[in-house]
RNA sequence: AGCGAAAAGAGGCAAACCUGCCGAAAGGCAGGGGCGCAAAGCUGCGGGCCUAAAGCGGUGCGAGCCGCCAUGGCAGCCGGGCUGCCGAAC
Repeated sequence: AGCGAAAAGAGGCAAACCUGCCGAAAGGCAGGGGCGCAAAGCUGCGGGCCUAAAGCGGUGCGAGCCGCCAUGGCAGCCGGGCUGCCGAAC
């Protein structure tokens, strides 16, 4: 350095769900919670996925409804990049 143990009386993160707040939504933040995680730390760079406020188009007398669309998101979907704790075996 690779690697990643049924190790750790080292330390960490925290799914669903509940409460509050923010957001049009997806989702986020805080508290509770604990399914899991050896990068479940950071990064939208590639792919993928979610949403569609604004915009554009359609329709309608209209309120509205439908379609397209990321400039909005997901890092706990897969890769890439950056950083990092521990130390069995090989």
Predicted 3D model of a 90-nucleotide RNA (c-di-GMP-I-GGC riboswitch aptamer) from Desulfovirgula sp.
The sequence was found by an Rfam model in a public genome assembly.
Its mean pLDDT, the model's own confidence on a scale to 100, is 85.
The organism belongs to Desulfovirgula, within Bacteria.